[in-house]
Predicted 3D model of a 72-nucleotide RNA (transfer RNA) from a Candidatus Microgenomatia bacterium. Lineage of the source: Bacteria > Bacteria candidate phyla > Candidatus Microgenomatota > Candidatus Microgenomatia (nom. nud.). RNAcentral holds the sequence, with entries from ENA. Its Rfam family is "tRNA". The family's RNA type in Rfam is transfer RNA. Its family is annotated with triplet codon-amino acid adaptor activity in the Gene Ontology.
RNA sequence: UCCGGUGUAGCUCAAUGGUAGAGCGUCCGCCUGUUAAGCGGAGGGUUGUUGGUUCGAGUCCAACCGCCGGAG
Numbered sequence: 001u002c003c004g005g006u007g008u009a010g011c012u013c014a015a016u017g018g019u020a021g022a023g024c025g026u027c028c029g030c031c032u033g034u035u036a037a038g039c040g041g042a043g044g045g046u047u048g049u050u051g052g053u054u055c056g057a058g059u060c061c062a063a064c065c066g067c068c069g070g071a072g
Base pairs, nucleotide, nucleotide: 001071002070003069004068005067006066007065010024011023012022013021018055026042027041028040029039030038048064049063050062051061052060
């Protein structure tokens, strides 16, 4: 330099172009003599950035940035 993949909550990951969710973690409550375990709930997101397509984009397209792999 070229090609491919990937980027979403603190972490690991979902989401057919039509209200962005789950598990773990955090916080609160229930339970228990206490802790742990168990049960219920809450909070937490400019979906990497900037544009484009569309009535509507996490999703499709382009460029750029980061990471991973490959080629030379």